[in-house]
Overview:
The RNA shown here (SAM riboswitch aptamer (S box leader)) has 113 nucleotides and comes from Rudanella sp. The coordinates come from a structure-prediction model, not an experiment, and the mean pLDDT is 81. Its Rfam family is "SAM riboswitch aptamer (S box leader)". Rfam describes the family as follows. The SAM riboswitch is found upstream of a number of genes which code for proteins involved in methionine or cysteine biosynthesis in Gram-positive bacteria.
């Protein structure tokens, strides 16, 4: 890196260093930030994806939470594309909604390569 599967309305912050942008990428909207952004270390804390453990005849279901990873501002922060559904205007249709649905992408994890 690249498939395939599951999940992405729920949760959970302090400190030091650092010193200006940051919320993935283009776009647009709105938010964060010198009352200290990115990133890094340490410590705390969520979850429960593996693994161990426990239950159980196994598995699966439930627990747990020591290890492996992850995550710890806003829904994956919203919108892009299609299908409804709504209001407006309208001759085909068009705009417009933080309305639902699926989808693309994005992230994580575990398997496989």
């Nucleotide at each position: 890196g690249a498939u395939u599967u599951a999940u992405a309305a729920a949760g959970a912050a302090g400190c030091g260093a650092g010193g200006a942008g940051a919320g993935a990428u283009c776009a647009g909207g709105c938010u964060c930030u010198a009352c200290g952004a990115a990133u890094c270390g340490c410590u705390g804390g969520c979850a429960a994806c593996c693994u161990a453990c426990c239950c159980a005849a196994c598995a699966a279901c439930g627990g747990c939470a020591a290890g492996g990873u992850g995550c710890u501002a806003a829904u994956u922060c919203c919108u892009g594309c299609c299908c409804a559904c709504a209001g407006c205007a309208a001759g085909g249709u068009g705009c417009u909604g933080a309305u639902g649905g699926g989808g693309c992408c994005u992230a994580u994890a575990a398997a496989u390569u």